[in-house]
Molecule: c-di-GMP-I-GGC riboswitch aptamer
Organism: Sulfurovum sp.
RNA sequence: AUUGAAAAAGCCAAACUCAUCGUGAGGUGAGGGCGGAAAGCUGCGGGACUUCUAUGUGAAGUUAGCCGGGUUGCCAAUA
Numbered sequence: 001a002u003u004g005a006a007a008a009a010g011c012c013a014a015a016c017u018c019a020u021c022g023u024g025a026g027g028u029g030a031g032g033g034c035g036g037a038a039a040g041c042u043g044c045g046g047g048a049c050u051u052c053u054a055u056g057u058g059a060a061g062u063u064a065g066c067c068g069g070g071u072u073g074c075c076a077a078u079a
Stems, first nucleotide, its partner, number of pairs: 001078004011036002016031006034065001040071003044068003047063006
């Protein structure tokens, strides 16, 4: 650097439930476990969604577990 999750040590945590924040998409905490080799971090590009609105060629937001990008990293194999 590339490939991979067979092994080992681990990690994260979908839907749903409860509490809470938010107009909302959704977030946070606890339970839970669908899954994940970055499902670690990051709104840079695209997509989707929400609010305002003149219902748009606009603005503000959400989604990183929608797809890419950037960046950090355990183990193994190969070079």